[in-house]
Context: one part of a larger RNA
RNA sequence: AUGAACGCUGGCGGCGUGCUUUAGGCAUGCAAGUCGAACGCCCCAUUAGAUGACCGCAAGGCUAUCUAACGGGGAGUGGCGGACGGGUGAGUAACGCGUAGGAAUCUACCUCUGGGUGGACCAUAGCUCAUCGAAAGAUGGGGUAAUAGUCCAUAGUGUCCGAUGUAACAUUCGGACUAAAGCAUUAACUUUGCGCCGAGAGAUGAGCCUGCGUCCUAUCAGCUAGUUGGUGGGGUAAAAGCCUACCAAGGCAAUGACGGGUAGCUGGACUGAGAGGUCGAUCGGCCACAACUGCACUGAGACACGGGCAGUACACCUACGGGUGGCAGCAACUAGGAAUAUUGCGCAAUGGGGGAAACCCUGACGCAGCGACGCCGCGUGGAGGAAGAAGGCCUUAGGGUUGUAAACUCCUUUUGCCAAGCCCAUCACAGCUUGGCGAAUAAGCCUCUACUAACUACGUGCCAGAAGUCUCGGUAAUACGUAGGAGGCAAGCGUUAUCC
Numbered sequence: 001a002u003g004a005a006c007g008c009u010g011g012c013g014g015c016g017u018g019c020u021u022u023a024g025g026c027a028u029g030c031a032a033g034u035c036g037a038a039c040g041c042c043c044c045a046u047u048a049g050a051u052g053a054c055c056g057c058a059a060g061g062c063u064a065u066c067u068a069a070c071g072g073g074g075a076g077u078g079g080c081g082g083a084c085g086g087g088u089g090a091g092u093a094a095c096g097c098g099u100a101g102g103a104a105u106c107u108a109c110c111u112c113u114g115g116g117u118g119g120a121c122c123a124u125a126g127c128u129c130a131u132c133g134a135a136a137g138a139u140g141g142g143g144u145a146a147u148a149g150u151c152c153a154u155a156g157u158g159u160c161c162g163a164u165g166u167a168a169c170a171u172u173c174g175g176a177c178u179a180a181a182g183c184a185u186u187a188a189c190u191u192u193g194c195g196c197c198g199a200g201a202g203a204u205g206a207g208c209c210u211g212c213g214u215c216c217u218a219u220c221a222g223c224u225a226g227u228u229g230g231u232g233g234g235g236u237a238a239a240a241g242c243c244u245a246c247c248a249a250g251g252c253a254a255u256g257a258c259g260g261g262u263a264g265c266u267g268g269a270c271u272g273a274g275a276g277g278u279c280g281a282u283c284g285g286c287c288a289c290a291a292c293u294g295c296a297c298u299g300a301g302a303c304a305c306g307g308g309c310a311g312u313a314c315a316c317c318u319a320c321g322g323g324u325g326g327c328a329g330c331a332a333c334u335a336g337g338a339a340u341a342u343u344g345c346g347c348a349a350u351g352g353g354g355g356a357a358a359c360c361c362u363g364a365c366g367c368a369g370c371g372a373c374g375c376c377g378c379g380u381g382g383a384g385g386a387a388g389a390a391g392g393c394c395u396u397a398g399g400g401u402u403g404u405a406a407a408c409u410c411c412u413u414u415u416g417c418c419a420a421g422c423c424c425a426u427c428a429c430a431g432c433u434u435g436g437c438g439a440a441u442a443a444g445c446c447u448c449u450a451c452u453a454a455c456u457a458c459g460u461g462c463c464a465g466a467a468g469u470c471u472c473g474g475u476a477a478u479a480c481g482u483a484g485g486a487g488g489c490a491a492g493c494g495u496u497a498u499c500c
Base pairs, nucleotide, nucleotide: 001498002497004496005495006494007493008492011378012377013376014375015374016373017371018370019336024334025333028331029330030329033080034079035078038077039076041074042073043072044071046069047068048067049066050065051064052063054061055060087289088288089287096214097213098212099211100210101209102208105206106205110202111201112200113199115197116196117195118152119151120150121149127142128141129140130139131138132137158177159176160175161174162173163172182194183193184192215261216260217259222252223251224250227249228248229247230246231245232244233243234242264286265285266284267283268279269278270277271276291312292311293310294309295308314325315324316323317322342368344367345366346365350364351362352361353360354359381411382410383409384408391402392401393400394399416437417436418435419434420433421432422431444489445488446487447486448485450469451468455484456483457482458481459480465472466471
């Protein structure tokens, strides 16, 4: 010094911090949705109108169907977001990380500049009808919409071909192919707004390459066939044995290759006068992982924690045919362990996603709860009060000590308890003010041979025990046990573990 634990003890507050072990397993709830100003439906309610039936002389009433408007709910198509945020450290000795550079790249949303937004068309989900299935779900018929999809036009961009040109690129010319979507508002129109498409630039983010640095081990000395290089081809957003065919035989290594062990790296943290040593919890950056192994799809971005497929193990449901699941998210449970918390409140703030907005979502986050786990602050009263009560302990029996300590007198009210009010457009939590009560609600732990501050008595008798080291104890033990006293620290004090 500590993310500590254990023993004894324990008043309050602030700020932090809390599974270091089984990357063991997980009941339950929540943690990623949102948009009706992209779209068509279904259900419910209200209002208005039309038509029909019934009642009525009429006004009108009531009911059924349809249409329109508005509001609410539901699933679906479509868009954006689910690649962020949150968790963990298993793997990894590696361009993984740190640092300094590089060129052969991409970048949704955002900002800026400058263009465009014309025409035509086919489906499908939802819905409905039917069928299969225990369920999960699936199949077929019919028909419908879009900012879903297809085609044409236009083309500054790009690709390909031909020509020009070059060592090779580049340049220039010609040809072919290559875009788009609407919605809201309005009486209507208009770049009025939000969008959509192409191009250029920026910003941000990401991918790639390289120099240097990065633990122990030689009781690991040789390692390597896609291995090292080249050519052709493929592949990627992009350089490259990244992949493949052929050719050559290279490449690395005592400046430690290869193998084995251990380990996420770092800004930093602890310690130390420093040099150094040790560590990498919380917080920030990077990386890796998401039951284990592999794979791709979608997408600007993933080979994707709460997406998909396959295999394996485990668990659950089953009508035995089959199906479902993944807390290393927040809580909770169980197991393990010396050991680590609430199945809490709120989106008020900050931030994020969606939306034109209102708003919705957000176990991120803000707060509260539990734990003296840590640091810091405060309190457990203040002043006066005897040549000094009682009691305890010691005693040479005179006295000494506990000790101004107590009692007693005066005073105060931090904290505590009780009550009322305030605070803010929006306030979860917190906070503030005033009044009342009463010294009240509040001290322990370790040590006392030396190191090391602090000594006597009794008990015990190499016993019981103590101990970090030297050691102490066998009849006067300042070292064991108890008591009185003393010393140290104090809401803590000791012990254990680990580092300096």
The part of an RNA shown here (small-subunit ribosomal RNA, 5' domain) has 500 nucleotides and comes from an uncultured bacterium. The RNAcentral record of the full RNA draws on ENA and SILVA. Model confidence (mean pLDDT): 82 of 100.